[in-house]
RNA sequence: CCUGCAUCCAGAGCGGUAGAGGGACCGGCCCUAUGAAACCGCAGCAACCGCCAGUCAUGGCAAGGUGCUAAUUCCGGCAGAGGCAUAGUAACUCUGGCAGAUGUGAG
Numbered sequence: 001c002c003u004g005c006a007u008c009c010a011g012a013g014c015g016g017u018a019g020a021g022g023g024a025c026c027g028g029c030c031c032u033a034u035g036a037a038a039c040c041g042c043a044g045c046a047a048c049c050g051c052c053a054g055u056c057a058u059g060g061c062a063a064g065g066u067g068c069u070a071a072u073u074c075c076g077g078c079a080g081a082g083g084c085a086u087a088g089u090a091a092c093u094c095u096g097g098c099a100g101a102u103g104u105g106a107g
Base pairs, nucleotide, nucleotide: 001107003105004104005103006102007101008100013042014041015040016039017038021031022030023029025077026076027075028074043069044068045067048065049064050061051060052059053058073099078096079095080094081093082092
């Protein structure tokens, strides 16, 4: 980098360095000098890998490898259904999809 699978409406932040951006992309809407990104320390959440038990359904643990700690993946983006009526359109609701993120396995 590519690909299979699983999950994504729950949960969990303080301090130091730093000094203007950040929330993937686009649109919206937010966060941010009452301090963004990034890095470091400590703390925490979760339980994919892991470990233990097992009646093999599942339950438990958190020392280790990751991950995560504003807002549902912040919301939408494409399609279908509802709304809805002769037709078309918008808000709104639902379902599926796309894209993305994380883990694990393969290449």